[in-house]
């Protein structure tokens, strides 16, 4: 030192070839149901899409660079 993948909710991870409100399970929080817990059924909160820039009418997605973690190669 040269190559490739991954960063998206607290945690596991979806978002063919950009499209108008970014999602799902778990899990948190309230209720509702029990005597109480658990379970179940309602709803809610909860994100600067790993950072900075660019391309565009419009970027989670396309590009470059940077930080990280991972893997092959020397």
């Nucleotide at each position: 030192g040269g190559g490739c993948g991954c960063a998206u909710a607290g945690c596991u991870c979806a978002g063919g070839u950009g499209g108008c409100u970014a999602g799902a399970g778990c899990g948190u929080c309230a209720c509702g149901u029990u005597g109480a817990c658990a379970u179940c059924g309602u709803g809610a909160a909860g994100g600067u899409c790993a950072g900075a820039g660019g391309u565009u009418c419009a970027a989670g997605u396309c590009c470059u660079c940077u930080u990280g973690c991972g893997c092959c190669c020397a």
This is a predicted structure of a 74-nucleotide RNA (transfer RNA) from a Candidatus Omnitrophota bacterium. Taxonomically the source falls in Candidatus Omnitrophota (Bacteria, Pseudomonadati). Rfam family: tRNA. Gene Ontology term of the family: triplet codon-amino acid adaptor activity. The family's RNA type in Rfam is transfer RNA. The sequence was found in a public genome assembly. Its mean pLDDT, the model's own confidence on a scale to 100, is 81.